[in-house]
Context: one part of a larger RNA
RNA sequence: GGACGAACGCUAGCGGCGUGCCUAAGGUAUGCAAGUCGAGCGGGAGGCUUCGGCCUCCAGCGGCAAACGGUUGAGUAACACGUAGACAACCUGCCCGUAAGACGGGGAUAACUCGGGGAAACUCGGGCUAAUACCGGAUGUGGAAGGGGGCGGCAUCGCCCCAUCUCCAAACGAGCAAUCGGCUUACGGAUGGGUCUGCGGCCUAUCAGCUAGCUGGUGGGGUAACGGCCUACCAGGGCGACGACGGGUAGCUGGUCUGAGAGGAUGACCAGCCAGACGGGGACUGAGACACGGCCCCGACUCCUUCGGGAGGCAGCAAUGAGGAAUAUUGCGCAAUGGGGGAAACCCUGACGCAGCGACGCCGCGUGCGGGAUGAAGGCCUUCGGGUUGUAAACCGCUUUCAGCAGGGACGAAAUUGACGGUACCUGCAGAAGAAGGCCCGGCCAACUACGUGCCAGCAGCCGCGGUGAUACGUAGGGGUCUAGCGUUGUCC
Numbered sequence: 001g002g003a004c005g006a007a008c009g010c011u012a013g014c015g016g017c018g019u020g021c022c023u024a025a026g027g028u029a030u031g032c033a034a035g036u037c038g039a040g041c042g043g044g045a046g047g048c049u050u051c052g053g054c055c056u057c058c059a060g061c062g063g064c065a066a067a068c069g070g071u072u073g074a075g076u077a078a079c080a081c082g083u084a085g086a087c088a089a090c091c092u093g094c095c096c097g098u099a100a101g102a103c104g105g106g107g108a109u110a111a112c113u114c115g116g117g118g119a120a121a122c123u124c125g126g127g128c129u130a131a132u133a134c135c136g137g138a139u140g141u142g143g144a145a146g147g148g149g150g151c152g153g154c155a156u157c158g159c160c161c162c163a164u165c166u167c168c169a170a171a172c173g174a175g176c177a178a179u180c181g182g183c184u185u186a187c188g189g190a191u192g193g194g195u196c197u198g199c200g201g202c203c204u205a206u207c208a209g210c211u212a213g214c215u216g217g218u219g220g221g222g223u224a225a226c227g228g229c230c231u232a233c234c235a236g237g238g239c240g241a242c243g244a245c246g247g248g249u250a251g252c253u254g255g256u257c258u259g260a261g262a263g264g265a266u267g268a269c270c271a272g273c274c275a276g277a278c279g280g281g282g283a284c285u286g287a288g289a290c291a292c293g294g295c296c297c298c299g300a301c302u303c304c305u306u307c308g309g310g311a312g313g314c315a316g317c318a319a320u321g322a323g324g325a326a327u328a329u330u331g332c333g334c335a336a337u338g339g340g341g342g343a344a345a346c347c348c349u350g351a352c353g354c355a356g357c358g359a360c361g362c363c364g365c366g367u368g369c370g371g372g373a374u375g376a377a378g379g380c381c382u383u384c385g386g387g388u389u390g391u392a393a394a395c396c397g398c399u400u401u402c403a404g405c406a407g408g409g410a411c412g413a414a415a416u417u418g419a420c421g422g423u424a425c426c427u428g429c430a431g432a433a434g435a436a437g438g439c440c441c442g443g444c445c446a447a448c449u450a451c452g453u454g455c456c457a458g459c460a461g462c463c464g465c466g467g468u469g470a471u472a473c474g475u476a477g478g479g480g481u482c483u484a485g486c487g488u489u490g491u492c493c
Stems, first nucleotide, its partner, number of pairs: 001493004006489005013365006019358002021323001027320002030318003035064003040061002043058006071276003081200007090193002095189007103137001105135002112127006142168003147162006172181003202248003209239003214236008251273004255266004278299005301312004329355001331354003337351001338349004368398004378389004402434001404429005412420001437482005442463003448477005458465002
């Protein structure tokens, strides 16, 4: 000198765009943040009815979603991340393409009703009922396993073809209909993921030896899949001064800051990946989770209770108390973009779009312009002559940005849809009118005098000032510098 998610002191007119718990991954009142589908199903209530039925709402069965989106950085020195590859060792709902199919049956169970238990949360039993819920049977274009052949390869194997024995499907709904939306099997695609490997990126040797599923093999199990991933047996291996093992610290990256660069430091906002969801552990469902607003167990904590027993998890958006030098509104809207459900209308969406607060940052603008000397008054200094503040003011003329008031008034939306918003913007009106401070003036370093004080009070980044003439302390006048900011502190280069 530059930089900052800053803080503190003094000061403060406006706007735009950004940005805002770095500390206690400590505790949380309240509201909201994930639902939707009646064109899968039966019912209940209300309304309408031409008595055929129709509409609305509700809980339940069922489907899809809830694994996304949002948040945080605790843990992690690891294939976690980055980069380059590999999978003849893998999966992939919804979406797209292609081929084929959906025949015929059955038994239940919520809701409902009856009865019982409980303070509640909830729960037990009897009875009735539906389905795109569940279960046999049939069919097999096909697929799976084993068998044969061909081609290929990288040991297992991969692809294609053949035959046969074995095994494996399905669901309907809307509509007068056309048709549409679904369902099943298979292959391919797309997308998303899983696994493995080379290389790369912290400190510490005052950590030198580490290791028992530990290294390899065989059999078995398990997984979508390879593998000591797990297990039994066998062998005795494996890693290490090119730093194993241990300890400390830390999410990683694109980037960001600085620097001529090399490098150094850093990882806030935004974007990608990873990891976590009160602490620890576990599985269930599912295409996908070992699942933030799901379940179970243990623990700590809080709440309710009729003391028997129950309920909860803001590191979602606001908000609260606590901690702290320190960090915002319990706002508006689904109008846009995007997401979930639905055939659609539409519903939901604290994602998001906006608004509010904070000079926290960057950028822009304003606080007026021209004239005006008898160089007023006042202040300060003075050698008492004067000098300086100073064209500064007054005074004369002019202008009206911004703010103020009034009128009009958008784009963003293709349409009867606009939270923002009567906002931006345009026009008019009045009047210099409402708008300047901070730090510094001994040297470094730009800017000097007077008075007060008297090693006192105090200053200070370093050198150092102050003990009676202090340009260094305090005040005043003057000056320098930056400017809606200016200084100080902290951190990095």

The part of an RNA shown here (small-subunit ribosomal RNA, 5' domain) has 493 nucleotides and comes from a soil metagenome.